[in-house]
């Protein structure tokens, strides 16, 4: 950094989709270690059990013990050592008693001292620490800032001081309620607990003086007045008087730290939430707070807020950061840290320096649990843990060693904070699963062209290492530094204590016998998942067979799947691998950086015009943006650099940059703002012209058609159409003539023209009025530009009133047309169209192109001025076409911009769903304005470009028409096919391109099909092995035959060419797939066309050339041209025919000689003919036309003339045309059969349909007889003469001939001659019968001929349709290949021998060249709607339920606070009576929670409806795309 999807291909536009990076993640396969991290994202739901807040005895009194004193009692140990014993004779062993010890028992005392426990009063602390994220759109949070409107325990400094009394009550005894929970009465008693007096001001209050200040004020002094404490506790010295020290305590200032109000500014969706607001906004004056202040109250005023988005509703802790990103940005707020809010739910205060208090009170509510039914107790969103909910989140663990914190002077308690350790691949780092050699490239497995390849140096094997693992053993490592305790010293002090500093001592580890180290042992215990069709690195095979199933997008699968499923291999990442989910990216895909709007989605139908944004020149001033410098903040933690500790790295630690912001000081002054002056270039006004369907009202005019009236003439039709017919008309119409009515438009001028803001605007006069536009002076002095909201106008159809009403004409009816026709087309017609006044407010309301203002070559027509004496020209304003630069996807657009810039406004972000649906405005109504979401597809689209198509053009060809001739379709017959029948009628061929077609010839065979009988290494081919005196052919028996037996016979063969038997590779299949394929072949079509190279045009696909003009049978050929040239195609080259030379004559020919019945035989080469070779024809020549070409035309010559006639020759391609059954051939399938043999049958069936021929229906014919003139072939398993027999098909016998000699071989039609005379006949000749003939093992299913008899239909064929332009059509015969026989078919011959063709309107086919297109599988295309079925979201619905915040109302807890009332009452005062002040009960304000009550928002659901999507093969019908067959669309 991009790549896939729209298209036959291109660009563009546009959306979907991929690759990357993250995560508190889940899930599915797998799983060897270690470190550091992280784990309820869901129910702010319930929770069992344990622990998370205590602590001080150096504040106080008590219980209980113990200690400590007096007596008593005297273990154990310890020294000592008599006696005895033992031998080393000086030592060891025994161990009485003594001594010490003071263990232990029992009694007193315990006032005081010393510990230890419980609980109690009291101190502080429980307001931190943990924890959630529910609320909350807030001064909650972040950022700067204020308090001259504030408080602050504990700590710190600093000053002064710490006096003097007094009543009480807990504990606790005693009585005493109660199940508990708690509790009552009496009575004892202490304080650092309570309450009084004294002292004090720097504190508070008044009042003043003096500096300052920012308005209010703030500090410094003065005078009054007022207000405090615990003689405490501990220690030390002592002369017992009392000092000292420390600690608490009071009262002041000052600091620190925590709080607490206030301010600017900033981060969110919805305007289908537009108005909101009564303490509500401001004052006065009280109350109330730490303190301001509607915070509260009462009184006055009547105002705040808001489109720069209030009020509502929705959703959300906020931040530092985190994830992506090139940045801007966008998303997220878990862990850590900062704040804020909350502690089942709601409400409220106590207490305190701090709370309206998670582990504290009270009172509502739910709910849970205990009870002895009276009554009571609870709040894991603390650590663990538990249900449950979920896709999903961990141990009821150790310890307070360290770090912090609570409380002590201080040991020390306490501490699920917090350090560790357990569980989780949950994520980030590392490490390992072995290293080197090891080819015969073993085995396997997988493939395969059978050779191999790949697995693969991979294994085996040899040899090495020991990360890690085990084993053993070290390892009081490291984490610890303190505190204390002792001495020293210092400073001060009368001294000690006590301080502060060095030293030395010995203690404390939860992790954990853990981390690291050593040593020994074995390659031993340690790989998976995904992915391989293209984005996208990686391919084979077999399995399935549009099934199964894949798939993130295009898309894969329908018998030969690199895409489904396995399995080998390969690629990618590895203790992890892929999927899901969610965020950013890529996405310039909301475009600030950096995005459009003419046709792609997009300019509002138009002007006016407010708010806003923007805005001409020159100065002076200021200093708000802008800038440039410093100052302060921007907690740390993260991000980045250096650099340092773990073995390394994640991970930490140090420093540092940075944190692009805000505040403020100071200073610049271009620009823009503000201010204040002055210009005239923008814009306006004056004056003077002309131009004009501009607009409005009154009035007014012809012509014409047409219609209705009257009249006249006048007579049978008129109208209408493609062509009728409905319709008018003898009650006189149409036509004609006059004369009248009446209503709408307003010919000719007339234009590519004119005016309007748009819609739009036209006969003429008159008024009224709006705009623009030219000259040239002279005023004003920026007054401008655009314009959300508003606000006017707005074609046509529609509406409402009233009028009109001639044409036209939605509805409407009624001929037609149709397979229908609610339509197109005719004949009628009523709203309407018109006026008059009021509504609607939209149109493809378009230059699909918002305005304004500048700039930026040009020709060229035109409309209004002017300048010019006129002509040239030049100059303002508008309106067209052409055209450069630019500038577009391309089309175009180009001074009237879509160029090049700038301002403002409008509007767009894939298609459908949808301009719907809901609201809400507007509207009489119709509807109109605003306007979406479920769901669904992967594409919708825009310009272009090749084609193909057009019931679009234009040229041009062709037996295409047409002109002709003779057929086909009607009847018989043959043959092929369908169908339909059968054991079976074996397959193929199917418009043109099948159907007398493979099959150039089915009785058997052919045969492939059916019945039935054999065979099974097979009829055929190679290869093995055994064995043979063979096989084969003959004969006989069985039998349908095949085959079987069983004899004969002996050519060659003995190394097996051959036969039998046996085996297993194979054979063998006319099974299948012609949509796996070679080969062939039809067709378009003998059609004139299909390409290429260079080179130019184009972003490209492609153009170009090949298009043009001529011309031609031809893309033949000429001329022109950005083309030049090629190349397959045409043509020619090849055969045949037709003319002449010329060689050469036999089996051909005979003119001249001779000769014959007879070119028969001599002889000849001239002719005919054969067959070699040559020659000829090119528009060469003339001449007209034409460009002086191409070339047509016409003419000479020639046998033959404009490719001479015929063949063969078939570009590039199409139709997945045929054709596996002519062959080859991949796959698949069959193997005692789908192979092979054999008889018999079938392919020849026969209500019926079609093609294709025969031969007919007669006289241009039949018959009968007579007689001419041919060409091309064929032949030895053959043609076969002649001669004889037979009516005849043939037949006997027999000769030539391997063929220019002989045979097939008489050609026939024509000619002559008679005949028959329109008649189903002397035409027709089916069809039958009866006899025959040839072929062949065999003519019965099923053969041709032959000879008598029979003699059907049929008299020229409907609708259609078919060939054929000259030696053709017609017509007439020959011959040939298949073939044993069988020919109306097929392929060749030759004989006779015409009509026409004006022409290219039309019918099919081609070709070019335009042109449309929404077609590309290309019109046999595409495509729309309703029904009908299925599902799948939504809307409306009588209503139902439900949740929410509000409102007014009753009730009103617990609480403050208030209370002229009733009651109790230790301190203080009393005059002894009571008072003060306190406490309760009552009262009254506010008030949770509850209750009614009507609305309002939201959600769920609701018969039943309405549309809307989606679905291979339903139904109707063809609306659109071609001129789509009535051009389409837009409004209504």
């Nucleotide at each position: 950094a991009g790549a896939g999807u729209u298209u036959g291909a291109u660009c563009c536009u546009g959306g979907c989709u991929c690759a990357g990076g993250a995560u508190g993640a889940a899930c599915g396969c797998u799983g060897g270690c270690g470190g550091u991290a992280u784990g309820c994202c869901u129910a702010a739901u319930a929770c069992a059990u344990g622990c998370a807040a205590g602590u001080c005895g150096a504040a106080c009194g008590c219980a209980u013990u113990g200690u400590c004193c007096c007596a008593u009692u005297g273990a154990a140990g310890c020294a000592u050592g008599a006696c005895g014993u033992g031998c080393u004779u000086g030592c060891a062993c025994u161990g009485a008693g003594u001594g010490u010890g003071g263990a232990u028992u029992u009694g007193g005392a315990u006032u005081u001292g010393c510990a230890a426990u419980g609980a109690g009063u009291g101190g502080c602390g429980a307001a931190c620490g943990g924890g959630u994220g529910a609320g909350u759109a807030a001064c909650a949070c972040g950022u700067a800032g204020g308090u001259a409107a504030c408080c602050u325990a504990c700590c710190u400094c600093u000053a002064a001081g710490u006096u003097u009394g007094g009543a009480a009550u807990a504990a606790c005894u005693a009585u005493u309620a109660g199940a508990a929970a708690u509790g009552a009465u009496a009575g004892c008693u202490a304080a650092u607990a309570c309450c009084g007096g004294a002292u004090a001001a720097c504190a508070u209050a008044u009042u003043u003086u003096g500096u300052c200040g920012c308005a209010u004020g703030a500090c410094a002094g003065a005078a009054u007045a007022u207000u405090g404490a615990a003689a405490g506790g501990c220690g030390c010295u002592u002369u017992u008087a009392a000092g000292c020290g420390u600690u608490g305590c009071u009262u002041g200032g000052a600091g620190a730290u925590g709080g607490a109000c206030c301010u600017g500014c900033g981060g969110u969706g919805c305007a289908u939430u537009a108005g909101c607001u009564a303490g509500u906004a401001g004052g006065u004056a009280a109350g109330g707070u730490a303190a301001c202040g509607g915070c509260u109250u009462a009184c006055c005023u009547a105002g705040g807020c808001a489109a720069u988005g209030a009020u509502g509703c929705a959703u959300a802790g906020c931040c530092g950061a985190g994830c992506u990103g090139a940045g801007a940005g966008g998303c997220u707020g878990a862990a850590c840290g900062g704040c804020c809010a909350c502690a089942a739910u709601g409400g409220a205060a106590c207490u305190g320096a701090g709370a309206c208090a998670c582990g504290g009170u009270c009172c509502g509510u739910a709910c849970u649990c205990c009870u002895a039914c009276g009554g009571g107790a609870g709040g894991c969103a603390g650590c663990a843990g538990u249900a449950g909910g979920g896709a999903a989140u961990u141990u009821u663990u150790c310890g307070c060693a360290a770090u912090g914190g609570a409380c002590g002077a201080a040991a020390g308690u306490c501490u699920g904070a917090c350090g560790g350790a357990g569980c989780a691949a949950u994520a980030c780092c590392g490490c390992g699963u072995g290293u080197g050699g090891g080819a015969u490239g073993a085995a396997u497995g997988u493939u395969u062209u059978c050779g191999g390849a790949c697995u693969g140096u991979a294994a085996a094997c040899c040899a090495c290492u020991g990360u890690u693992g085990u084993a053993g053993g070290g390892g009081a490592a490291g984490a610890a530094a303190a505190a204390a305790u002792a001495a020293a010293u210092u400073a001060g002090g009368a001294a000690a204590u006590g301080a502060a500093u060095u030293u030395a001592u010995a203690u404390u580890g939860a992790c954990g016998g853990u981390a690291c180290c050593c040593u020994g042992c074995c390659a031993g215990a340690a790989a998976g998942c995904g992915a391989c069709g293209g984005c996208u690195a990686a391919c084979u095979a077999c399995g399935u067979g549009c099934c199964a199933g894949c798939a993130g997008c295009c898309g894969c699968g329908g018998u030969a799947a690199c895409a489904c499923g396995u399995a080998g291999g390969u690629c990618g990442c590895g203790a992890g691998c892929g999927u899901u989910a969610u965020c950013c990216g890529g996405a310039a895909u909301u475009a600030u950086u950096g995005g459009g709007c003419g046709u792609a989605a997009a300019g509002a139908g138009u002007u006016c015009g407010u708010a806003g944004g923007u805005g001409g020149c020159c100065a002076a001033g200021c200093a708000a943006g802008u800038c440039u410098u410093g100052u302060g903040u921007g907690a740390a933690a993260g991000c980045c650099a250096a650099c340092a500790g773990c073995u390394u790295a994640a991970c930490u630690g140090u420093u540092g940059a940075a944190c692009u912001g805000c505040a403020u000081a100071a200073g610049a002054u271009a620009c823009u703002a503000c201010u204040u002056g002055g210009c005239u270039a923008g814009a306006a006004u004056u004056u003077a012209g002309g131009a004009g369907a501009g607009g409005a009202a009154a009035c007014u005019g012809g012509a014409a058609u047409u219609u209705c009236c009257a009249u006249g003439u006048g007579u049978a039709g008129c109208g209408g159409u493609g062509g009728a017919a409905u319709g008018c008309g003898u009650a006189g119409a149409u036509a004609u003539a006059u004369g009248g009515a009446g209503g709408a438009a307003c010919a000719c001028c007339a234009a590519u023209a004119g005016c309007g803001a748009a819609g739009g605007c036209a006969g003429g006069u008159u008024u009224c009025u709006g705009g623009a536009c030219u000259a040239a002076c002279a005023u004003u002095g920026a007054c401008a530009c655009u314009a959300a909201g508003g606000a006017a106008c707005g074609a046509a159809a529609g509406c409402g009133u009233g009028g009109g009403u001639a044409g036209c004409a939605a509805a409407c009816a009624g001929g037609a047309u149709u397979a229908g026709a609610u339509a197109c087309c005719c004949u009628g017609g009523u709203a309407g169209u018109c006026c008059a006044c009021g509504c609607c407010g939209u149109a493809a309301a378009c230059g699909a192109u918002g305005g304004g203002u500048a700039u930026u070559a040009g020709a060229u027509a035109u409309c209004g001025g002017g300048a010019g004496a006129g002509a040239a020209u030049c100059u303002c304003g508008g309106u067209g076409c052409c055209g450069c630069a630019g500038c577009u996807a391309a089309c175009g657009c180009a001074u009237u911009a879509a160029a090049u810039a700038c301002c403002c406004c409008g509007c767009c972000u894939g298609g459908g769903g949808a301009g719907u649906a809901c609201g809400a405005c507007c509207a009489c109504a119709a509807g109109g304005u605003u306007g979406a979401a479920a769901c669904u597809c992967a594409a919708a689209g825009g310009a272009a470009u090749u084609g193909a198509c057009g019931g679009g053009g234009a040229c041009c060809c062709g037996c295409a028409c047409a002109a002709g001739u003779g057929g086909u379709g009607g009847a018989g017959c043959a043959u092929g096919u369908a169908g339909u029948u059968u054991a079976a009628u074996u397959c193929g061929a199917g418009g043109a391109u099948a159907c007398g077609c493979g099959a150039a010839g089915a009785a058997c065979c052919u045969u492939a099909c059916c019945a039935a009988a054999a065979c099974u290494u097979g009829a055929c081919a190679u290869c093995c092995u055994c064995a043979g005196c063979a096989a084969a052919g003959c004969u006989a028996u069985g039998g349908a035959a095949a085959c079987a037996u069983a004899g004969u016979g002996g050519a060659g063969g003995u190394u097996a060419u051959c036969u039998g038997a046996g085996u297993g590779a194979c054979a063998g299949g006319u099974g299948g797939u012609g949509c796996a394929c070679g080969g062939u072949u039809g067709u378009c079509g003998u059609c004139a066309g299909c390409u290429c190279g260079u080179g130019u045009c184009g972003u490209g696909a492609g153009a170009u050339g090949u298009u043009g003009g001529g011309c031609u049978a031809a893309g033949u050929c000429c001329c022109g041209c950005a083309a030049c040239g090629a190349g397959c195609g045409c043509a020619a080259c090849c055969c045949u025919u037709a003319u002449c030379u010329u060689u050469a004559g036999u089996u051909g020919c005979u003119a001249a000689c001779a000769u014959u019945u007879a070119g028969u035989u001599g002889a000849g080469g001239a002719c005919u003919c054969u067959a070699g070779a040559g020659a000829g024809a090119c528009u060469g020549c003339c001449g007209u036309u034409g460009a002086u070409a191409a070339a047509a035309c016409g003419g000479a010559g020639g046998a033959a003339g404009g490719u001479g006639g015929g063949g063969a020759u078939g570009a590039c391609g199409u139709c997945a045309a045929a054709u596996c059954a002519u062959c080859a051939u991949g796959c698949c399938c069959c193997u005692u059969a789908u192979g092979u043999u054999u008889u018999g049958g079938g392919c020849u069936a026969c209500a019926u349909a079609c093609g294709u021929g025969c031969a007919a229906c007669a006289a241009u014919g039949g018959c009968u007889a007579a007689u001419a003139c041919a060409a091309c072939g064929a032949g030895c398993u053959g043609c076969u003469a002649a001669a004889c027999c037979g009516u005849a098909a043939g037949g006997u016998c027999a000769u030539g001939c391997g063929a220019a000699u002989c045979u097939c071989u008489u050609a026939a039609a024509a000619u002559u001659a008679g005949u028959c005379u329109a008649a189903g006949u002397u035409c027709g000749g089916a069809u039958u019968g009866a006899g025959g003939u040839c072929u062949g093992c065999a003519a019965c299913u099923c053969g041709a001929c032959c000879u008598c008899a029979u003699g059907a239909a049929g008299u020229c064929g409907g609708a259609a349709u078919c060939a054929c332009u000259a030696g053709u059509a017609a017509u007439c015969c020959c011959g040939g290949g298949u073939c044993a026989g069988c020919a109306u078919a097929c392929c060749g011959g030759g004989g006779u021998g015409a009509a026409u063709a004006c022409g290219u309107u039309c019918u099919c086919g081609g070709g070019u060249c335009u042109u449309g297109u929404a077609c590309a599988c290309a019109c046999c295309g595409c495509c729309c709607g309703u029904c009908a079925c299925a599902c799948c979201a939504c809307g409306a619905a009588a209503g139902u339920u439900u949740a929410u915040a509000a409102c007014a109302u009753c009730c009103a807890a617990a609480g403050u606070c208030g209370u002229u009332g009733c009651u109790u009452u230790a301190a203080c005062c009393u005059u002894c009576g009571g008072g003060a002040g306190a406490g309760g009960c009552g009262c009254g304000c506010c008030u949770a929670a509850g209750g009614u009550g009507g609305g309002a928002u939201a959600a769920a659901u609701g018969a039943u409806u309405g549309g809307g999507g989606u679905g291979a093969a339903g139904u109707c019908g063809u609306a659109a795309c071609a001129a789509g067959g009535u051009a389409g669309c837009c409004g209504u």
About this RNA:
The RNA shown here (small-subunit ribosomal RNA) has 1532 nucleotides and comes from an uncultured Bacillota bacterium. The RNAcentral record of the sequence draws on ENA, Greengenes and SILVA. Its Rfam family is "Bacterial small subunit ribosomal RNA". Rfam links the family to the GO terms structural constituent of ribosome and ribosome. The coordinates come from a structure-prediction model, not an experiment, and the mean pLDDT is 81.